Molecule: transfer RNA
Organism: Flavobacterium sp.
RNA sequence: GCCAGAAUAGCUUAGCAGGUUAAAGCGUUGAAUUCAUAAUUCAAAGACGAAAGGUUCGAUUCCUUUUUCUGGCC
Numbered sequence: 001g002c003c004a005g006a007a008u009a010g011c012u013u014a015g016c017a018g019g020u021u022a023a024a025g026c027g028u029u030g031a032a033u034u035c036a037u038a039a040u041u042c043a044a045a046g047a048c049g050a051a052a053g054g055u056u057c058g059a060u061u062c063c064u065u066u067u068u069c070u071g072g073c074c
Base pairs, nucleotide, nucleotide: 001073002072003071004070005069006068007067010026011025012024013023019057028044029043030042031041032040050066051065052064053063054062
């Protein structure tokens, strides 16, 4: 330099071949339970989706460019 893939919550991952409120596990906070801790149960908060633009009535999803990371070729 060329090709392919990935970027979603603090971390690890889902997500429908476009359609109301983006889901789960771990973690965090609060409560219950306990003499206390752990474990368990319940609840809550937390991501406008890497950035910008385009298509569309409507985009996390499709298209383009850019950034970062991973793999492959030379």